Predicted 3D model of a 268-nucleotide part of an RNA (large-subunit ribosomal RNA, domain VI) from a Pseudobdellovibrionaceae bacterium. It was read from a public genome assembly. It matches the Rfam family "Bacterial large subunit ribosomal RNA". Its family is annotated with structural constituent of ribosome and ribosome in the Gene Ontology.

[in-house]
Context: one part of a larger RNA
RNA sequence: CGCAGGAAAUUUGACGAGAUCUGACCUUAGUACGAGAGGACCGGGUUGGACGUACCAAUGGUGUACCAGUUGUUGUGCCAACGGCAUUGCUGGGUAGCUACGUACGGCAGGGAUAACCGCUGAAAGCAUCUAAGUGGGAAGCCUACUCGAAGAUAAGAUUUCCCUGGCUCUUUGAGCCCUAAAGAUCCGUUCAAGACUAGGACGUUGAUAGGCUGGGUGUGGAAGUGCAGUAAUGCAUGGAGCUGACCAGUACUAAUCGAUCGUGAGG
Numbered sequence: 001c002g003c004a005g006g007a008a009a010u011u012u013g014a015c016g017a018g019a020u021c022u023g024a025c026c027u028u029a030g031u032a033c034g035a036g037a038g039g040a041c042c043g044g045g046u047u048g049g050a051c052g053u054a055c056c057a058a059u060g061g062u063g064u065a066c067c068a069g070u071u072g073u074u075g076u077g078c079c080a081a082c083g084g085c086a087u088u089g090c091u092g093g094g095u096a097g098c099u100a101c102g103u104a105c106g107g108c109a110g111g112g113a114u115a116a117c118c119g120c121u122g123a124a125a126g127c128a129u130c131u132a133a134g135u136g137g138g139a140a141g142c143c144u145a146c147u148c149g150a151a152g153a154u155a156a157g158a159u160u161u162c163c164c165u166g167g168c169u170c171u172u173u174g175a176g177c178c179c180u181a182a183a184g185a186u187c188c189g190u191u192c193a194a195g196a197c198u199a200g201g202a203c204g205u206u207g208a209u210a211g212g213c214u215g216g217g218u219g220u221g222g223a224a225g226u227g228c229a230g231u232a233a234u235g236c237a238u239g240g241a242g243c244u245g246a247c248c249a250g251u252a253c254u255a256a257u258c259g260a261u262c263g264u265g266a267g268g
Stems, first nucleotide, its partner, number of pairs: 001152001005163007015149004021049007033038001051106005059100004066093005071086006110144003117137004164267001166178005179265001184262004188204005209255003212251005219243002225238005
């Protein structure tokens, strides 16, 4: 820009993309078959491999803004307690998120037309013949079926709902002036399990959208100070202590202020 008024939501599916894999074991059955050796079709069940999709409750990984230990050095006047630097200094753990080595699930079944092939009826050609007329079966393959996208599918689809019902002038198949500005959308702001940017979702005081605060959770693992014991290193008590990013709630304290723009007047 189009989809012959504008808008919001829900959809149909032309078409396209993806998927389509396979082993072993048990049973049928040591049956059919076979002198024996051996050893099934068909059917039923179980369990794997590889591949794929989703997810993070559990198991692990990561987790340089969480906690603790510790070496050297330097600083806060000193002790103590802390901070900086040394790959995050090194080491032990670890929330959220993201993840696999983890968990769950998938390929099934069915239908249609067929290939090779197997048939029925049947002439040409009194027989025979699956074929010439007619007709049945038959594959991991084809079309469906399954999942996803999809009306720019210009043949531009469908359904539901919402909105707009002014005036005047002239040189009248078009112009100009005044009034009006809907439904809805955008800008802007606070943001997100959304994200390269865009886009998408939530919210904007009629408010829990983010931060803060409060409470809880989680992690770490027993803070500082003080007291006691010990010559001291250190240990014990106060005390599951102190601290705690992303997690879960509550709470307007802070910031989403005030506003602006687009979109018209019933539709060839």